Context: one part of a larger RNA
Molecule: large-subunit ribosomal RNA, domain IV
Organism: Gracilaria salicornia
RNA sequence: UUGUAUUGAAGGAACUCGGCAAAUUAACUCUGUAUGUUCGCUAUAAAGAGGACCUUUUUUGAAGUGAAGGUAGCAUGAAAUAAGAAGUAACGACUGGUUAACAAAACCACAGGACUCUGCAAAUUUGUAAAAAAAGGUAUAGGGUCUGAAGCCUGCCCAGUGCUUAAAAAUAAAAAAUCUAGGUUAAGGCUUAGUUUUUAAAUCUAAGUAAACGGCGGUUCUAACUAUAAGAAUCCUUAGGUAGCGAAAUUCCUUGGCGGGUAAAUUCCGUCCUGCAUGAAUGGCGUAACGAUUACUUCACUGUCUCCAAUACAAACUCA
Numbered sequence: 001u002u003g004u005a006u007u008g009a010a011g012g013a014a015c016u017c018g019g020c021a022a023a024u025u026a027a028c029u030c031u032g033u034a035u036g037u038u039c040g041c042u043a044u045a046a047a048g049a050g051g052a053c054c055u056u057u058u059u060u061g062a063a064g065u066g067a068a069g070g071u072a073g074c075a076u077g078a079a080a081u082a083a084g085a086a087g088u089a090a091c092g093a094c095u096g097g098u099u100a101a102c103a104a105a106a107c108c109a110c111a112g113g114a115c116u117c118u119g120c121a122a123a124u125u126u127g128u129a130a131a132a133a134a135a136g137g138u139a140u141a142g143g144g145u146c147u148g149a150a151g152c153c154u155g156c157c158c159a160g161u162g163c164u165u166a167a168a169a170a171u172a173a174a175a176a177a178u179c180u181a182g183g184u185u186a187a188g189g190c191u192u193a194g195u196u197u198u199u200a201a202a203u204c205u206a207a208g209u210a211a212a213c214g215g216c217g218g219u220u221c222u223a224a225c226u227a228u229a230a231g232a233a234u235c236c237u238u239a240g241g242u243a244g245c246g247a248a249a250u251u252c253c254u255u256g257g258c259g260g261g262u263a264a265a266u267u268c269c270g271u272c273c274u275g276c277a278u279g280a281a282u283g284g285c286g287u288a289a290c291g292a293u294u295a296c297u298u299c300a301c302u303g304u305c306u307c308c309a310a311u312a313c314a315a316a317c318u319c320a
Stems, first nucleotide, its partner, number of pairs: 001315008010306002014304001019301001028050004036041001038149001052071006059064001072076001084299007091291002096108002112147007124133003151285003155216003160213002162209005170203002175198003179194006217235005244278001245275001256272005
């Protein structure tokens, strides 16, 4: 000097990206318990109190508890073991799973919801095939896709791209057949060119379909202060963003404006809406419970810090 432990005056987060680390709390018995709530919980909420041993006594079958008094110590849950607590917000309902060896999460899954395919020799999947899974199941079943408990809801657009349907029309192959002309052969036949007919899926056309892929405007004017524009006009579009939420895990300008909290706040909470570039199962909004999740605050606590010091052990270094 470093490491691992222990202790620390006064202060107590002033440290720091951030209370990271450490400290505090702790088991048991008794009292007591807010807000919210899906009435199950929240909850060990919070906040308090108690304790050894001996004698007497109460009650008892016994143990234990209570009451009164006493004894010893710095200390009686005597060591070890052993939650710090509370509030607000974001995300995800939850328990669960995940990057074996830097990430456990807001990711995945989930119960629930919806669409779609499949009538059984099922769809779908594996395989060249035989065959197998599906399933010794049968639409309350099985496969695929999206969403993600429960609550309140889920608006408009089928022009584009998909998908579904449609004995109509058009285009549409090889092949087969008819007929005509030529070549060849003794003949049957073979062959070349053309004509006509029979034509598949598909394309085209039409309709439907958005919890299919997806999409959801601009300009100008207007109210007897001003401002704003319920309203009017016009252009474009398949249709022009509804309910809700909103400087948001989305807001560039931006440390937006206002309010709260602080002596002082780019964070945080509430609100406004001027949404660069929110928005409804690519789900929208709120939500009790839950979370080694994320952001902020308070109390307690502390060597995180002001500001470092000492002790024990170990290592390194120096001298012998």